Transfer RNA from Methanoregula boonei 6A8, 75 nucleotides, folded computationally.
The source organism's lineage runs through Archaea, Methanomicrobia, Methanomicrobiales, Methanoregulaceae and Methanoregula boonei.
It matches the Rfam family "tRNA". It is annotated as a transfer RNA.
Its mean pLDDT, the model's own confidence on a scale to 100, is 83.
RNAcentral holds the sequence, with entries from ENA.
RNA sequence: GGGCUCGUAGAUCAGGGGUAGAUCGUCACGUUUGCAACGUGAAGGCCACGGGUUCGAAUCCCGUCGAGUCCAUCA
Numbered sequence: 001g002g003g004c005u006c007g008u009a010g011a012u013c014a015g016g017g018g019u020a021g022a023u024c025g026u027c028a029c030g031u032u033u034g035c036a037a038c039g040u041g042a043a044g045g046c047c048a049c050g051g052g053u054u055c056g057a058a059u060c061c062c063g064u065c066g067a068g069u070c071c072a073u074c075a
Base pairs, nucleotide, nucleotide: 001071002070003069004068005067006066007065010024011023012022013021018055026042027041028040029039030038048064049063050062051061052060
């Protein structure tokens, strides 16, 4: 330098044009003498950034940045 995959909640990941979700974690309440476990509920993300297409973009297209992987070049 080139190819491919990826970037979504505190963590790990789904979702691939029409309301953004799961599990764990956190907080509150219930239960307990108390803790754990269990049950119920809540908070938390304008989806890496910029632009384009579209009635509508996390999703499609272009660019940038970052991560992983493979290849090439040099030594």